Transfer RNA from Cyprinus carpio carpio, 72 nucleotides, folded computationally. Model confidence (mean pLDDT): 83 of 100. The sequence is in RNAcentral, with records from Rfam. It matches the Rfam family "tRNA". Rfam links the family to the GO term triplet codon-amino acid adaptor activity.
[in-house]
RNA sequence: GGGGAUAUAGCUCAGUUUUAGAGCAUUUGACUGCAGAUCAAGAGGUCCUCAGUUCAAAUCUGGGUGCCCCCU
Numbered sequence: 001g002g003g004g005a006u007a008u009a010g011c012u013c014a015g016u017u018u019u020a021g022a023g024c025a026u027u028u029g030a031c032u033g034c035a036g037a038u039c040a041a042g043a044g045g046u047c048c049u050c051a052g053u054u055c056a057a058a059u060c061u062g063g064g065u066g067c068c069c070c071c072u
Stems, first nucleotide, its partner, number of pairs: 001071004006066002010024004026042005048064005
């Protein structure tokens, strides 16, 4: 220099254009002598960024940035 893959909650990851979700973690309550386990409820998101297409974009298209892999 060229090509490919990827970016979503604190972490690991789902998500077919039409309401953003799960597990773990965390907070509160129940239970317990205390804790753990278990049960119930809650909080937590500019979906990396800037544009475009569309009635509607996390999702499709293009530019940028980060990270990973391959070729030279």